Annotation:
FMN riboswitch aptamer (RFN element) from Rugosimonospora africana, 153 nucleotides, folded computationally.
RNA sequence: ACGCGCUGGCGGGACUCGGUGAAAUUCCGAACCGGCGGUGAUCCGGUGCCUUGACGGCCCGGUAAGCCCGCGACCCGGUCGACGACAUGUCGAACGGUGGACCUGGUGAAAAUCCGGGGCCGACGGUCAAAGUCCGGAUGGGAGACAGCGCGC
Numbered sequence: 001a002c003g004c005g006c007u008g009g010c011g012g013g014a015c016u017c018g019g020u021g022a023a024a025u026u027c028c029g030a031a032c033c034g035g036c037g038g039u040g041a042u043c044c045g046g047u048g049c050c051u052u053g054a055c056g057g058c059c060c061g062g063u064a065a066g067c068c069c070g071c072g073a074c075c076c077g078g079u080c081g082a083c084g085a086c087a088u089g090u091c092g093a094a095c096g097g098u099g100g101a102c103c104u105g106g107u108g109a110a111a112a113u114c115c116g117g118g119g120c121c122g123a124c125g126g127u128c129a130a131a132g133u134c135c136g137g138a139u140g141g142g143a144g145a146c147a148g149c150g151c152g153c
Base pairs, nucleotide, nucleotide: 002152003151004150005149006148007147008146010144016030017029018028019027031133032132033122034121035071036070037069038068043062044061045060046059048058049057050056066120067119075097076096077095079093080092081091082090083089102118103117104116105115106114124136125135126134
């Protein structure tokens, strides 16, 4: 270094201006935001290799996607457990299910990722009026990254 186990904290961003209205950060016009892992032709670095050297190529490390692949959250389902005013109600657990959105031009051997342009998407409950951005469940859960300790090798 790697594998397994345990522990610890960490682990999501965004409404500004104008319009209508009795009322809207919810509608309309413009604006703003983008979790985690992977991939990747970007970019950066190297005291590595090829080369006399440079260019260039290779190799190594880092880095690059909301809409390419997968995961999480939310939601749904029966099952099990606890509680219970016994209201097939509340809470919890593992499991299963569902699970949004991209075209185009350029370069090129190759573009789902690069560059230009245009477009699209965003749980549930609440609300004087319909919410990705406000409030709430949530001082919660969490993909996962990291650190420490133990064991193995």

The sequence was found by an Rfam model in a public genome assembly. Its Rfam family is "FMN riboswitch aptamer (RFN element)". Rfam links the family to the GO term FMN binding.